[in-house]
Transfer RNA from a Candidatus Magasanikiibacteriota bacterium, 74 nucleotides, folded computationally. Rfam family: tRNA. From the family's description: Transfer RNA (tRNA) molecules are approximately 80 nucleotides in length. Taxonomically the source falls in Candidatus Magasanikiibacteriota (Bacteria, Bacteria candidate phyla). Its mean pLDDT, the model's own confidence on a scale to 100, is 80. It was read from a public genome assembly.
């Protein structure tokens, strides 16, 4: 140099080949609960879907090009 891949909440992920509100466990808040700690259980905060630009009536999902990680050729 060239090829594939991933990038979605603090972490580890899912999102059914564009469709009406972006979700899950585990963390973290507050509250019941306990003499207290823990487990429960109820509610809640936290996300420009890696950045840009195009397609589209609509894009985390298509397309391009950046970054940044990984695997393999050379």
């Nucleotide at each position: 140099g060239g090829a594939c891949u991933c990038a979605u909440a603090g972490c580890u992920c899912a999102g059914u080949u564009g469709g009406u509100u972006a979700g899950a466990g585990c963390g973290c808040u507050a509250c019941a609960u306990u003499g207290a700690c823990a487990u429960u259980g109820u509610a809640g905060a936290g996300g420009u879907c890696a950045g840009a630009a195009g397609u589209u009536c609509g894009a985390a999902u298509c397309u391009u090009c950046u970054u940044g990680g990984g695997u393999c050729c050379a």